[in-house]
Molecule: FMN riboswitch aptamer (RFN element)
Organism: Schleiferilactobacillus harbinensis
RNA sequence: GUUUGUCUUCAGGGCAGGGUGUAAUUCCCGACCGGCGGUAAAGUCCGCGACCCGCAUUGUGCGGUGGACCCGGUGCAACUCCGGGACCGAUAGUAUAGUCUAGAUGGAAGAAGAUAGCG
Numbered sequence: 001g002u003u004u005g006u007c008u009u010c011a012g013g014g015c016a017g018g019g020u021g022u023a024a025u026u027c028c029c030g031a032c033c034g035g036c037g038g039u040a041a042a043g044u045c046c047g048c049g050a051c052c053c054g055c056a057u058u059g060u061g062c063g064g065u066g067g068a069c070c071c072g073g074u075g076c077a078a079c080u081c082c083g084g085g086a087c088c089g090a091u092a093g094u095a096u097a098g099u100c101u102a103g104a105u106g107g108a109a110g111a112a113g114a115u116a117g118c119g
Base pairs, nucleotide, nucleotide: 001118003117004116005115006114007113008112009111010110017029018028019027031099032098033089034088035048036047037046038045043087044086052064053063054062055061056060069085070084071083072082073081091102092101093100
């Protein structure tokens, strides 16, 4: 310096206030939140994870599905910054849930570090 193996740790936030109702943090008004890598700093671009589905299978692996953005400004460069206005958010439970509870004391993109090897 870079790459390979092994191991360790870490790795998701959010309904204030009010209305209706027997009952709602689920409806209505309103409020609030934004995983990881890339790239001019990104929930909405590209890629990935999670969730969900299928197959094999019981170490998990492989495949699939997969939500949402525009306008103006600055600039060499921004769908990322600034200004403005929008939009999106698995499954199960329950009065209909991005925010409650549950699977989950789980898993994981990945981040940091230790150690051995390599140049």